c-di-GMP-I riboswitch aptamer from Xylanibacillus composti, 85 nucleotides, folded computationally. Of the family's consensus pairs, 95% are formed in the model. The RNAcentral record of the sequence draws on Rfam. Its Rfam family is "c-di-GMP-I riboswitch aptamer". Rfam's curators write: GEMM was predicted in a large-scale screen for bacterial structured RNA regulatory elements. Gene Ontology term of the family: cyclic-di-GMP binding. Its mean pLDDT, the model's own confidence on a scale to 100, is 85.
[in-house]
RNA sequence: AGAGGAAGAGGGCAAACUUGUCGAAAGGCAAGGACGCAAAGCUACGGGCCUAAUGCGAUUUCGCCAAGGCCGCCGGGCUGCUAUA
Numbered sequence: 001a002g003a004g005g006a007a008g009a010g011g012g013c014a015a016a017c018u019u020g021u022c023g024a025a026a027g028g029c030a031a032g033g034a035c036g037c038a039a040a041g042c043u044a045c046g047g048g049c050c051u052a053a054u055g056c057g058a059u060u061u062c063g064c065c066a067a068g069g070c071c072g073c074c075g076g077g078c079u080g081c082u083a084u085a
Base pairs, nucleotide, nucleotide: 008082012037013036017032018031019030020029021028022027035072041078042077043076045075046074047073048070049069050068055064056063057062
C1' cells in the first nucleotide's frame, strides 16, 4: 500500500397514514411521517401481481385485452459507502 471483514459510528433511503398535485384507474411526484432496508441505488430482462382508459365481445353497470403501472414480490443484469477486531 492492497484484499477480505463481524461489530460499531457517521451518513443514506423511507412502509402505513395525512395533505397537495398529475392520472380513467393502478400508480407517480412533493411535503409531513417512520414500518422497515446493506443495495429499500438503477434496470420491466424472466416469472408474478395491480389497473382496464382505448379496443373487442356482450347488453343494464359485465367479460377479455397493456401499449399503463409495481424493482419495498422473487430471480437476472449494471453500479456502489465507512473499515475496528